[in-house]
RNA sequence: UGCCGGACGGGUGAGUAACACGUGAAGCAACCUGCCUAUCAGAGGGGAACAGACAGUUAGAAAUGACUGCUAAUACCGCAUAUGCCAUGAGUAUCGCAUGAUACAAAUGGGAAAGGAGCAAUCCGCUGAUAGAUGGGCUUGCGUCUGAUUAGCUAGUUGGUGUGGUAAAGGCAUACCAAGGCGACGAUCAGUAGCCGGACUGAGAGGUUGAACGGCCACAUUGGGACUGAGAUACGGCCCAGACUCCUACGGGAGGCAGCAGUCGGGAAUAUUGCGCAAUGGAGGAAACUCUGACGCAGUGACGCCGCGUGCAGGAAGAAGGUUUUCGGAUUGUAAACUGCUUUAGACAGGGAAGAAGAAGGACAGUACCUGUAGCAAUAAGCUCCGGCUAACUACGUGCCAGCAGCCGCGGUAAUACAGAGGUCUCAAGCGUUGUUCGGAAUCACUGGGCGUAAAGGGUACGUAGGCGGCGGGGCAAGUUGCGCGUGAAAGGCAGGGGCUCAACCUCUGGAAUGCGCGUGAAACUACCCUGCUAGAGCGAUGGAGGGGGAACCGGAAUUCUUGGUGUAGCAGUGAAAUGCGUAGAUAUCAAGAAGAAGACUCGUGGCGAAGGCGGGUUCCUGGACAUGAGCUGACGCUGAGGUACGAAGGUCAGGGUAGCGAAAGGGAUUAGAUACCCCUGUAGUCCUGGCAGUAAACGGUGCACGCUUGGUGUGGGAGGAAUCGACCCCUUCCGUGCCGAAGCCAACGCGAUAAGCGUGCCGCCUGGGGAGUACGGUCGCAAGAUUAAAACUCAAAGAAAUUGACGGGGACCCGCACAAGCGGUGGAGUAUGUGGCUUAAUUCGAUGCAACGCGAAGAACCUUACCAGGGCUUGACAUAUGCAGGAAUAGCUAAGAGAUUAGCUAGUUCUUCGGAACCUGCAUACAGGUGGUGCAUGGUUGUCGUCAGCUCGUGUCGUGAGAUGUUGGGUUAAGUCCCGCAACGAGCGCAACCCCUAUCCUUAGUUGCCAGCACGUGAAGGUGGAACUCCUAGGGAGACUGCCGGUGAUAAAUCGGAGGAAGGUGGGGACGACGUCAAAUCAUCAUGCCCUUUAUGUCCUGGGCUACACACGUACUACAAUGGCUACCACAAAGAGAAGCGAAAUCGUGAGGUGGGGCAAAACUCAAAAAAGUAGUCUCAGUUCGGAUUGAAGGCUGAAAUUCGCCUUCAUGAAGCCGGAAUUGCUAGUAAUGGCAGGUCAGCAUACUGCCGUGAAUACGUUCCCGGGCCUUGUACACACCGCCCGUCACACCAUGAGAGUUGGGAAUACCCGAAGCCUGUGAGCUAACUGAAAAGAGGCAGCAGUCGAAGGUAGAAUCAAUGAUUGGGGUGAAGUCGUAACAAGGUAG
Repeated sequence: UGCCGGACGGGUGAGUAACACGUGAAGCAACCUGCCUAUCAGAGGGGAACAGACAGUUAGAAAUGACUGCUAAUACCGCAUAUGCCAUGAGUAUCGCAUGAUACAAAUGGGAAAGGAGCAAUCCGCUGAUAGAUGGGCUUGCGUCUGAUUAGCUAGUUGGUGUGGUAAAGGCAUACCAAGGCGACGAUCAGUAGCCGGACUGAGAGGUUGAACGGCCACAUUGGGACUGAGAUACGGCCCAGACUCCUACGGGAGGCAGCAGUCGGGAAUAUUGCGCAAUGGAGGAAACUCUGACGCAGUGACGCCGCGUGCAGGAAGAAGGUUUUCGGAUUGUAAACUGCUUUAGACAGGGAAGAAGAAGGACAGUACCUGUAGCAAUAAGCUCCGGCUAACUACGUGCCAGCAGCCGCGGUAAUACAGAGGUCUCAAGCGUUGUUCGGAAUCACUGGGCGUAAAGGGUACGUAGGCGGCGGGGCAAGUUGCGCGUGAAAGGCAGGGGCUCAACCUCUGGAAUGCGCGUGAAACUACCCUGCUAGAGCGAUGGAGGGGGAACCGGAAUUCUUGGUGUAGCAGUGAAAUGCGUAGAUAUCAAGAAGAAGACUCGUGGCGAAGGCGGGUUCCUGGACAUGAGCUGACGCUGAGGUACGAAGGUCAGGGUAGCGAAAGGGAUUAGAUACCCCUGUAGUCCUGGCAGUAAACGGUGCACGCUUGGUGUGGGAGGAAUCGACCCCUUCCGUGCCGAAGCCAACGCGAUAAGCGUGCCGCCUGGGGAGUACGGUCGCAAGAUUAAAACUCAAAGAAAUUGACGGGGACCCGCACAAGCGGUGGAGUAUGUGGCUUAAUUCGAUGCAACGCGAAGAACCUUACCAGGGCUUGACAUAUGCAGGAAUAGCUAAGAGAUUAGCUAGUUCUUCGGAACCUGCAUACAGGUGGUGCAUGGUUGUCGUCAGCUCGUGUCGUGAGAUGUUGGGUUAAGUCCCGCAACGAGCGCAACCCCUAUCCUUAGUUGCCAGCACGUGAAGGUGGAACUCCUAGGGAGACUGCCGGUGAUAAAUCGGAGGAAGGUGGGGACGACGUCAAAUCAUCAUGCCCUUUAUGUCCUGGGCUACACACGUACUACAAUGGCUACCACAAAGAGAAGCGAAAUCGUGAGGUGGGGCAAAACUCAAAAAAGUAGUCUCAGUUCGGAUUGAAGGCUGAAAUUCGCCUUCAUGAAGCCGGAAUUGCUAGUAAUGGCAGGUCAGCAUACUGCCGUGAAUACGUUCCCGGGCCUUGUACACACCGCCCGUCACACCAUGAGAGUUGGGAAUACCCGAAGCCUGUGAGCUAACUGAAAAGAGGCAGCAGUCGAAGGUAGAAUCAAUGAUUGGGGUGAAGUCGUAACAAGGUAG
């Protein structure tokens, strides 16, 4: 040079929504196929070159060439020969679904070849043809994501003819002709995506997915192109263009890891630049052999799956340590220590494979495996969790902080929820987190959902496509179904076996592969064809009903206006007013006239209509329904996406009309405001004609049609029967329209033949709330707007029905000094007292609507005392215990000091079983102490609703349930008191009664009480007998129970009246307070958890403060006076208290009080005088003879002490105040009002508090209203329960989003320009070995040139998708912001 391979193998998933993939005994009669297999036939004879080989010359930095010469072949080229091999082709036969195919076939033309090795046999090649196998190409049925806010797309587009092209059919290409083709069964466009076997999940149906392994496709830096070849439009080939990287001598060149390793970058993240061709497989070769990052192995990574180990047995002093504790203990825990045993894995040593069919040859590999040895178990356990879901709990720290969180939710001082700790539970060489997918989710519902009120029926009808469709006969066999055949690759999955020690893993067999196709049967059902029927539907006939629709005409009442008359001062309007009208004559009234609108009564859960809707009368035109009857047609039907028509009110355009009403607007009121509600005006509009608009809570919140399923009772229209003299009444039936109800349904409410029941057909619609029926886009509209219709973001709800409460400026009934009727007050004055505030060193603390404020406090000068200032103490002022040392305890005195305290002195010497005990002091240690915090950690106690009549339970019954019933209802009561009724029957806590006081009587008893008679007695006196009496004392009893009579009532409960009675209907009063509410009050009565403090937040002491004082409020006292003040005289109580006490008589003092001390531990004595009242006098209406504050002086008492800071007395002083604004309080009978008395506290201090008695009223029609309460009912968007809930603007912050002058970028197209490489076509005057030719030349070829096409690029205008944009719109979210109060109750104007 030549030949074969390089189109396989290996990688990746960018593109692709497509015959790309899957499937198909589907097709190619429209095709190709190197190497391989089989068969038949053949290989004769020539020629010319070329090379990067070779030999020279030469250019270049290089890559790479250029030129000259020479040469071989299985390289190249003619010639010969050749089979129906190719082209043309008369015809014959057979076959096929059509074009047509196959076989035979005269004739004409065309077409092959190569040798090599070997001594040879032979082997390897070569040529033509046929057939096979393998591999491909093309066509095709079916299947294959999302968006309609993409609805029209298409010009080579669809078809035809001719021609070209291809291996081959074909608009594949071209010329001409025609005007087709696709699309609501979703074309086109946009987005996304390699497809499948399979994988994950799931009960399945499904849903999601396409790593690894296998099949197919596409791609190889991006785009285009061809060449070679059997095969490519070629990953490690070529050419061109673009981007990028590299080399360069600047002239030019080189490159393509989505091959295996490896590097860099990016990233949360993904491995070795290993060994070997030993096996399997591939290419070449005759073979040896070569190549093979395919592959076989090894390495890295708990990435997954599987297996194994980290020991096993014994072991209680239940060790130590940790944690916790009720201080006893408990727990960690047989766990450890300790004792005994074993040695897998690991270590060391020895042996040592299979994997290679047959001698050698093994990367893995001295690996797996086997054996032995050592060893005091030695070398090997973590992660998450522990509030519920969900297995597993304590202490400490923290204190809405730090933090946790999958959902609900934890954390604000006792956190099983945070953090660490101890312990427990789960899993385990892993554990947890994050992401993703399926499940649960019947939560897109085929299996398997819904639409009255929860989301959801189209406003209504007609009707197209579509879907569905009556009875009988015959046919067919598409659907359907039986059987058979083929296919449904392998792997995977399933079942049964087998092999690695088991398993994972590997492997064999079976079955499966629900699909598709073919063949052959069946014929019930569906479809289709033929035929018949009449029950659906319709036609015709007869008949009555109706506010059905359209047009024209007519009438009356009322309103307003105009004119005229009469007439005079108002009218109108409202909660009340005003604006307005009216002396220029209104309103009122009479007469006449004008205009427009609307149709009283009849009128009826009555009628008609598809819905909207329709109401005076007459006429004309016209639609529908109903009944009767059974003449006609013979399934003609139902529904209905799109479409079309109709469609209230309001709105809009044009032209009319306009009486009344009446948005807007104006005015008057109301109001904090009032752009409202109310009033006076009043324009559009309301009316008519012709258009537009197309929406409503267009609602029965219920689509249309058909069939079926117990009843009752009204009403409208018809028919029949029966009956009657007739009309009714009555019975049956059809069509409407209501109510009540059975079964059934329903979450419940409810529906219930007019279904929301049971079924069928079709349509529409829904899929958490908000954003939002909004934005953008489209369509429609004159506009307003309508229709179609999202997303970001945000929340853990939004919603329905029913239940129990609570609430209502809802209803019904009832009660209460709740109102009303009355009486007296408060609010005004002064004072007292409490509180707030302010002040202060401190003004201690608590109580704060009713239900704090003369409250804790039944009594702050010291004490109390908790506060402040100052001075002291530290085992302490007080308790218990131990040890050591000492001493009685105790009492008194002196000194310093403000005192606490300190120093000193004196007196004193306990009991004893002799061990000690009690007490004290000092030291030491445990501890004491706290009126420090938390009443929102608690016990206990208390207030309040409220002495209101309620609150519950068991069983039963009803309801899915929460719950209901009982307890509601009819009566009645003070009462859930009682009676009756009742699916309830009973019971409990409350009510009432039982207890106490009081009112009458009896009896007993008779002192300290009593005195009628009798007797005694006194200055006087119940002083003494006495035992009768009592508004006497205190024991016992009686009495009152609606018991009796009458009326009413249901003959009940009861109520009204009456009798009797001291008392009459709980006689009057007290104690007694249901379930519960208010995180009500109290840690300062007490108790107490936790926290805090410990030379102080404890304790002692002195002094001060709680008593302050511009002011505000509450509760009281005293008054303002004549029903009174003052003076004098003179009566009548009850209930209490008294020994550190009450204190008499007497006496002193003007008096407070002093002296005094009889009597009394009290029916005895004392406080103690009751006062108002009564009698008499005076004052005479005045800031007084009222009123007494304030102040001055002098005193008294208590007490160590009276200055801050007590009470009282006397004298003097003599303030405000002349009955109290808005508002507000108590009381219904021995009450209010008024008068005094006593007690507790207490040394002293009372206008307060708790009691007592005296005097002693008025009024209640009544329940409309205010307040509170009870029961029933109703509404509710409330349940922290109306002091509830909740809406919108504005302001601020943040978030996403729309618009926006525009700006920037992307992808896909279109038109035009430029036009590389290259194929093709033309040309080819230049060049040219083979063949022809004697030659010239020719044939053929090449270069060159031109043209069509043509990538990238450029230009342009549209469309589209993103990003961004001053500004702007609304939306969402946010802690206690502002303004109002719209909604929920009749929400205060129903919404």
This is a predicted structure of a 1391-nucleotide RNA (small-subunit ribosomal RNA) from an uncultured bacterium. The sequence is in RNAcentral, with records from ENA.